A computed fold for a 333-nucleotide part of an RNA from Histiona aroides, annotated as large-subunit ribosomal RNA, domain IV. NCBI's taxonomy places the organism under Eukaryota, Discoba, Jakobea, Histionidae, Histiona. The gene name in the source record is rnl. The RNAcentral record of the full RNA draws on ENA and SILVA.
Context: one part of a larger RNA
RNA sequence: CAAUCUUGAAGGAACUCGGCAAAAUGGCCUCGUAACUUCGGAAGAAGAGGUACUAAUAUUAUCUAUUUAUUAGAUUUUAUUAGUGGCACAUAAUAGGGGGAAGCGACUGUUUAUUAAAAACACAGGACUCUGCUAAACCGCAAGGUGAUGUAUAGGGUCUGACACCUGCCCGGUGUUGGAAGGUUAAUGUGAUUUGUUAACGCAAAGAUCUUAAGCCCCAAUAAACGGCAGCCGUAGCUAUAACGGUUCUAAGGUAGCGAAAUUCCUUGUCGGGUAAGUUCCGACGUGCAUGAAUGGUGUAACGACUUCCCUACUGUCUCCAAGAUUGACUCA
Numbered sequence: 001c002a003a004u005c006u007u008g009a010a011g012g013a014a015c016u017c018g019g020c021a022a023a024a025u026g027g028c029c030u031c032g033u034a035a036c037u038u039c040g041g042a043a044g045a046a047g048a049g050g051u052a053c054u055a056a057u058a059u060u061a062u063c064u065a066u067u068u069a070u071u072a073g074a075u076u077u078u079a080u081u082a083g084u085g086g087c088a089c090a091u092a093a094u095a096g097g098g099g100g101a102a103g104c105g106a107c108u109g110u111u112u113a114u115u116a117a118a119a120a121c122a123c124a125g126g127a128c129u130c131u132g133c134u135a136a137a138c139c140g141c142a143a144g145g146u147g148a149u150g151u152a153u154a155g156g157g158u159c160u161g162a163c164a165c166c167u168g169c170c171c172g173g174u175g176u177u178g179g180a181a182g183g184u185u186a187a188u189g190u191g192a193u194u195u196g197u198u199a200a201c202g203c204a205a206a207g208a209u210c211u212u213a214a215g216c217c218c219c220a221a222u223a224a225a226c227g228g229c230a231g232c233c234g235u236a237g238c239u240a241u242a243a244c245g246g247u248u249c250u251a252a253g254g255u256a257g258c259g260a261a262a263u264u265c266c267u268u269g270u271c272g273g274g275u276a277a278g279u280u281c282c283g284a285c286g287u288g289c290a291u292g293a294a295u296g297g298u299g300u301a302a303c304g305a306c307u308u309c310c311c312u313a314c315u316g317u318c319u320c321c322a323a324g325a326u327u328g329a330c331u332c333a
Stems, first nucleotide, its partner, number of pairs: 001328008010319002014317001019314001027051005036041001038162001052084007061075005085089001097312007104304002109121002125160007137146003163299004168229003173226002175222005182217003189210001193206005230248005257291001258288001269285005
């Protein structure tokens, strides 16, 4: 000097990205226990007290004596009273720190074997869509198999993700479904006509026209299909603002909600709260660079080795380090 431990005056998070690490709490019994809530919970909430040993009295349970027994004895449970010892009685070891607020995800679960456990995946629930059974879908060249020894309350695919309240407008584009009048359109079929060659028959070739499928064009439907959801100007007896009006464009111009947000650039926005002092946090406002409704919107009890903020307890994290133990290192052999 290092590792692993023990202890520490006064202070007590001033440390630090962050209470990381450590400390503290801890068992059992009794009392007591808030908001909120899906009435189950929250909850071991929080908080307070007790706890050893001896004796007496009462008492619980079992057994024995011989059966009924306020009988006797042994063991045992609990309570009360009195006493004894210690600084300390769950005396060592093992054995929750707690509370408040917000975000995300409902929950238990799953995951990057070897840097990520999460807000990611899954999930019950919701919706759309395909499938009538030799089902759809999938594996296989096939035979055959899974689906399923199932049959639409079934099976496959996609999206969303408990629950509560809800889920607005747009079908112009892309997709899907349906339609069939017309247009376009391949090979095939037809073969007017033409060319080469031949003495000729022929042989070889080019080819107008007509015929003609799906598809595409076309016409509709469809957004819990992919997706999308505007500008500019003016206007009210101070000012400001604009219920109102004008105009351009669009398929339609963002509804309810929420909003400086896991989304806000400007930005440490402004106001309020908390602190002596707060780029974080909480509550508002709305001027949303670039929110928004199953790419789900907004809430939400319970839950979380998730993320953020605050309080309390606690402490060598720190002010500021010190002492000790063990093992190394080091010196000598």
The coordinates come from a structure-prediction model, not an experiment, and the mean pLDDT is 86.